[in-house]
Context: one part of a larger RNA
RNA sequence: UUCUCGCCAAGGAACUCGGCAAAAAAGCGGCCGUAACUUCGGGAUAAGGCCUGCCCUGCGCAAGCGGGGCCGCAGCUAAAGUACCUCUGGCGACUGUUUACCAAAAACACAGCUCCCUGCGAACUCGUAAGAGGAUGUAUAGGGGGUGACGCCUGACCGAUGCGAGAAGGUUAAGCCUGGGGGUCUAUGCAGCAAUGUGUAGGCUGACUGGGUGAAGCCCUCGUCAAUGUCGGCCUUAACUAUAAGGGUCCAAAGGUAGCGCAUUUCCUUUCCGGGUAAGUUCCGGAGCGCACGAAUGGCGUAACGACUGGAGGACUGUCUCGGCGAGAAGCUCG
Numbered sequence: 001u002u003c004u005c006g007c008c009a010a011g012g013a014a015c016u017c018g019g020c021a022a023a024a025a026a027g028c029g030g031c032c033g034u035a036a037c038u039u040c041g042g043g044a045u046a047a048g049g050c051c052u053g054c055c056c057u058g059c060g061c062a063a064g065c066g067g068g069g070c071c072g073c074a075g076c077u078a079a080a081g082u083a084c085c086u087c088u089g090g091c092g093a094c095u096g097u098u099u100a101c102c103a104a105a106a107a108c109a110c111a112g113c114u115c116c117c118u119g120c121g122a123a124c125u126c127g128u129a130a131g132a133g134g135a136u137g138u139a140u141a142g143g144g145g146g147u148g149a150c151g152c153c154u155g156a157c158c159g160a161u162g163c164g165a166g167a168a169g170g171u172u173a174a175g176c177c178u179g180g181g182g183g184u185c186u187a188u189g190c191a192g193c194a195a196u197g198u199g200u201a202g203g204c205u206g207a208c209u210g211g212g213u214g215a216a217g218c219c220c221u222c223g224u225c226a227a228u229g230u231c232g233g234c235c236u237u238a239a240c241u242a243u244a245a246g247g248g249u250c251c252a253a254a255g256g257u258a259g260c261g262c263a264u265u266u267c268c269u270u271u272c273c274g275g276g277u278a279a280g281u282u283c284c285g286g287a288g289c290g291c292a293c294g295a296a297u298g299g300c301g302u303a304a305c306g307a308c309u310g311g312a313g314g315a316c317u318g319u320c321u322c323g324g325c326g327a328g329a330a331g332c333u334c335g
Stems, first nucleotide, its partner, number of pairs: 001330008010321002014319001019316001029051004037042001039149001052078001053070007071075001084314007091306002096108002112147007124133003150301004155231003160228002162224005169219003175213006182205010232250005259293001260290001271287005
């Protein structure tokens, strides 16, 4: 010096990102007592207060109640294995699950809600197939997507994208049918002495070139948002001022409804007002010009629950003011 322990005057969170760590109180016993809120189950062992040994003795079946006394610093160590308490926000309903070895959470899951597919040799999944799972099930079943208890709710838009339905028209492949032209082979006609030229028929052939016919798809027409998604701008107006119920205009498929709101979302921003503190960028309540909330990528609430996260208080303390002392171990020296 480090490590593991123990103790400390006065103060008591002044420490610190944060009471991290430590300490204290408490202690699944008995009696009393117990708030808001609530889904009436809870909350709750809420909180808080008191009691506890041994001896003698009265009453009593006993449990126990009462009286007297004794000892110690200390009388429950009660299954000893544990646990501070309270107020108030956020998130997630809850018990669960997870990054084996830096993350346990507000992430995942979850009952519940909703949409889509599937009529059975089902859809879907695995497999080249046979076949298997689904299921010895049958739409109150099975598969897939989203949301995530519960309560109150879930607004507008189908223009784009997707999906479903439709089929008159447009476009549209290979193939098939049918022309044009080319290469080559065979047979053969005509002209010519010949070379050669020019025909006819047939076979084979090709990244040649037209026409006809040719489905789905796409274009097209409807529908559909708990499908992917989207949900305006400018100007002006009331007898102080300010503000704007209202008016005008442009654009759009429609212009954000309810609720919430400086929010895990607010840049400006330590917004403004109120509360709490002597003093509060955090916190709680309110306001709302929402840079850039918003309704199952759910909105807003919500009792209970949480090794979650923010704020406050009580208790308690070497966290600190500010350090000191003690025990053991390591380090160092010597052997």

The part of an RNA shown here (large-subunit ribosomal RNA, domain IV) has 335 nucleotides and comes from a groundwater metagenome. The coordinates come from a structure-prediction model, not an experiment, and the mean pLDDT is 80. Its Rfam family is "Bacterial large subunit ribosomal RNA".